RNA sequence: GCCGAGAUAGCUCAACGGUAGAGCAGCCGCCUUGUAAGCGGCAGGUUGCGGGUUCGAAUCCCGCUCUCGGCUCCA
Numbered sequence: 001g002c003c004g005a006g007a008u009a010g011c012u013c014a015a016c017g018g019u020a021g022a023g024c025a026g027c028c029g030c031c032u033u034g035u036a037a038g039c040g041g042c043a044g045g046u047u048g049c050g051g052g053u054u055c056g057a058a059u060c061c062c063g064c065u066c067u068c069g070g071c072u073c074c075a
Base pairs, nucleotide, nucleotide: 001071002070003069004068005067006066007065010024011023012022013021018055026042027041028040029039030038048064049063050062051061052060
């Protein structure tokens, strides 16, 4: 330098054009003599950044940044 995959809640990951979700963690409650476990609920997001397409974009297109993997060239 080229190619591919990825970046979404504190963490691990879904959602592949039509209201952004789950598990764990957090908070509250139930249960328990009490704690843990279990059960119910609540909160938590500029979907890496900037543009474009579209009635509508996490999703499609362009550029950039970062992470991982592969390949190659030059001095």
RNAcentral holds the sequence, with entries from ENA and MGnify. This is a predicted structure of a 75-nucleotide RNA (transfer RNA) from a bacterium. The coordinates come from a structure-prediction model, not an experiment, and the mean pLDDT is 82. RNAcentral records the identical sequence in 2 taxa. It matches the Rfam family "tRNA". The family's RNA type in Rfam is transfer RNA.